RNA sequence: GGGCUCGUAGCUCAGUCUGGUAGAGCACUCGACUCUUAAUCGAGUGGUCGCGGGUUCGAAUCCCGUCGGGCCCA
Numbered sequence: 001g002g003g004c005u006c007g008u009a010g011c012u013c014a015g016u017c018u019g020g021u022a023g024a025g026c027a028c029u030c031g032a033c034u035c036u037u038a039a040u041c042g043a044g045u046g047g048u049c050g051c052g053g054g055u056u057c058g059a060a061u062c063c064c065g066u067c068g069g070g071c072c073c074a
Base pairs, nucleotide, nucleotide: 001073002072003071004070005069006068007067010026011025012024013023020057028044029043030042031041032040050066051065052064053063054062
């Protein structure tokens, strides 16, 4: 230098192929239960979807550029 792949909640990830309300588990907060704690149950908070731009009525998703991690080739 070239190719492939990953980047989404505090953490681990799904969703992308086929554009249409951003989700799950864990964690955290509150409540129930309990003598108390844990466990269990209920509710809730939490996101510029790595970044910038384009297409579109509408983009995590498609297109272009770019940054970072991993693998391969040279």